[in-house]
RNA sequence: UGAAUCUACUAGGGGAGUCCAAUAGCUUGGACUGAGAGAAGAACGCGCUUAAGUUCUUUGACCCUUUGAACCUGAUCUGGGUUAUACCAGCGUAGGGAAGUAGAUAGUGGGAGUA
Numbered sequence: 001u002g003a004a005u006c007u008a009c010u011a012g013g014g015g016a017g018u019c020c021a022a023u024a025g026c027u028u029g030g031a032c033u034g035a036g037a038g039a040a041g042a043a044c045g046c047g048c049u050u051a052a053g054u055u056c057u058u059u060g061a062c063c064c065u066u067u068g069a070a071c072c073u074g075a076u077c078u079g080g081g082u083u084a085u086a087c088c089a090g091c092g093u094a095g096g097g098a099a100g101u102a103g104a105u106a107g108u109g110g111g112a113g114u115a
Base pairs, nucleotide, nucleotide: 001107004105005104006103007102008101009100010099011065012064013063014062017032018031019030020029021028022027025046026045038059039058040057041056042055043054044053071096072095073094077090078089079088080087
């Protein structure tokens, strides 16, 4: 000096699905994928002859932050597969999307010393 990688700090962004069983309440237990499918509360809504909501708030863990497929849109998309689900692949050189600082390591260049 410093591509790259890693770590820390501060700040910010983001998602939480599918299936099965039981049960009068809207939950509990289990299974799948995943880094992650958590917890608490509120409003509205639904049910109580056999059923299992929607949105918001707070918080935890996790992932991601322009070198950006974290995540959103397209999308009630297309192909494959599954009990089922972006479960896998495509779409995707698409349209959006949240950053700064410090340090470490290897490498490169220069200088000095010693042999």
The RNA shown here (TPP riboswitch aptamer (THI element)) has 115 nucleotides and comes from [Anoxybacillus] calidus.
RNAcentral holds the sequence, with entries from Rfam.
The model forms 93% of the base pairs in the Rfam consensus.